This is a predicted structure of a 349-nucleotide part of an RNA (small-subunit ribosomal RNA, central domain) from Eubacterium plexicaudatum ASF492. It matches the Rfam family "Bacterial small subunit ribosomal RNA".
Context: one part of a larger RNA
RNA sequence: CUGGGCGUAAAGGGAGCGCAGGCGGCACGGCAAGUCUGAUGUGAAAGCCCGGGGCUCAACCCCGGGACUGCAUUGGAAACUGCCGGGCUGGAGUGUCGGAGGGGUAAGCGGAAUUCCUAGUGUAGCGGUGAAAUGCGUAGAUAUUAGGAGGAACACCAGUGGCGAAGGCGGCUUACUGGACGAUCACUGACGCUGAGGCUCGAAAGCGUGGGGAGCAAACAGGAUUAGAUACCCUGGUAGUCCACGCCGUAAACGAUGAAUACUAGGUGUCGGCGGGCAGAGCCCGCCGGUGCCGCAGCAAACGCAAUAAGUAUUCCGCCUGGGGAGUACGUUCGCAAGAAUGAAACUC
Numbered sequence: 001c002u003g004g005g006c007g008u009a010a011a012g013g014g015a016g017c018g019c020a021g022g023c024g025g026c027a028c029g030g031c032a033a034g035u036c037u038g039a040u041g042u043g044a045a046a047g048c049c050c051g052g053g054g055c056u057c058a059a060c061c062c063c064g065g066g067a068c069u070g071c072a073u074u075g076g077a078a079a080c081u082g083c084c085g086g087g088c089u090g091g092a093g094u095g096u097c098g099g100a101g102g103g104g105u106a107a108g109c110g111g112a113a114u115u116c117c118u119a120g121u122g123u124a125g126c127g128g129u130g131a132a133a134u135g136c137g138u139a140g141a142u143a144u145u146a147g148g149a150g151g152a153a154c155a156c157c158a159g160u161g162g163c164g165a166a167g168g169c170g171g172c173u174u175a176c177u178g179g180a181c182g183a184u185c186a187c188u189g190a191c192g193c194u195g196a197g198g199c200u201c202g203a204a205a206g207c208g209u210g211g212g213g214a215g216c217a218a219a220c221a222g223g224a225u226u227a228g229a230u231a232c233c234c235u236g237g238u239a240g241u242c243c244a245c246g247c248c249g250u251a252a253a254c255g256a257u258g259a260a261u262a263c264u265a266g267g268u269g270u271c272g273g274c275g276g277g278c279a280g281a282g283c284c285c286g287c288c289g290g291u292g293c294c295g296c297a298g299c300a301a302a303c304g305c306a307a308u309a310a311g312u313a314u315u316c317c318g319c320c321u322g323g324g325g326a327g328u329a330c331g332u333u334c335g336c337a338a339g340a341a342u343g344a345a346a347c348u349c
Stems, first nucleotide, its partner, number of pairs: 004320003007303002012317001014201004021194003025088002028085004033081002035077008048066007091191001092188003095184004103177007110154001115149007125136002162169002206247006215241002220236004258316006266294013298305002322349003331342004
């Protein structure tokens, strides 16, 4: 390379947008580049294959034929691909109407709770654990009442539920704003799919500058436990957790399952919308779009998957090729740093 694969054996890029590229709906007309076909020229000889012949055979040599799968010129075909032209509406998009949603950004507001402060009541304990101790408390704690301060998070509703491309998103109100869905079938007329590079987004931790700091809490200190205890338990506690701006760019970034389209038994729940029936509450039937469970065919090493496929097919991208060495070294790019990305070999089993 061919071939085989990627839920769990090695293997889906964390996610999106998108240039190039690859691939691309229905019918018609044209061209003839790909494609098919005829002819001509060329494709040296030797060699190769087939047939025959000469050295006693063979090797070797000679003759004839084939082949040389190619290239060029030229005549023709038009199904498929391509190109050109004018069409179509089923893909895709737009319009109109409608409702659902923790989608995003910003500002404001609210109550419960923890902590702290002030004042009142009140007195000897509180706290903590397996048991304790460190700790707090007669300078009046814990408990309780009233007032105040401040920060962070939003109980119930809450769901097997919703939204978002992913990360993720949950008190309330307002402003701005993205997407999806249903109905209609008016408009455009293939405008599509995928996407190497590229660009953007991207939990937590971490970094820079400036704020903030209630609770929690790496590090750290002390008390216990223990043979030891640099832990698990307890008392404290700083970064951090929060905000603004700028970096970082990772993850079991998981459905460990790339995106798109079409097709392939059913049953049952739920969310959003719509249509129809019954008499309005409600129930039943049906359609579209999500989200779950069960299950047939099929697939699968099994587990299991099964219209939300891991089934049947097509297109495009990413990735895998024994374990260790190693996601290491070196080089390069990026980063303030931490480090990230790319990514070997010797050797060894």
Its mean pLDDT, the model's own confidence on a scale to 100, is 89. The full RNA is in RNAcentral, with records from ENA and SILVA.